The RNA shown here (transfer RNA) has 75 nucleotides and comes from a Hadesarchaea archaeon. RNAcentral records the identical sequence in 2 taxa. The organism belongs to Hadarchaeia (SeqCode), within Archaea. The prediction has a mean pLDDT of 80.
RNA sequence: GGGCCUGUGGCGCAGUCUGGCUAGCGCACCGGCCUUUUAAGCCGGGAGUCGUGGGUUCGAAUCCCACCAGGCCCG
Numbered sequence: 001g002g003g004c005c006u007g008u009g010g011c012g013c014a015g016u017c018u019g020g021c022u023a024g025c026g027c028a029c030c031g032g033c034c035u036u037u038u039a040a041g042c043c044g045g046g047a048g049u050c051g052u053g054g055g056u057u058c059g060a061a062u063c064c065c066a067c068c069a070g071g072c073c074c075g
Stems, first nucleotide, its partner, number of pairs: 001074007010027004020058001029045005051067005
């Protein structure tokens, strides 16, 4: 230098191919119930400008372009 893959709450992921109700799941965290207490269990809650910028569209996490970061391969 070239090619491919990945980037979504604190962490791990789904959703992308086929654009469309309000972006969801698990763990963690916070509050409550229970318990002598902790843990477990049950109930509730907060937390995401979907890597960044631009474009297409009535509408973008999803399509297009550029860039950034990480990984693999080729030279």

Its Rfam family is "tRNA". It is annotated as a transfer RNA. Rfam links the family to the GO term triplet codon-amino acid adaptor activity. The sequence is in RNAcentral, with records from ENA and MGnify.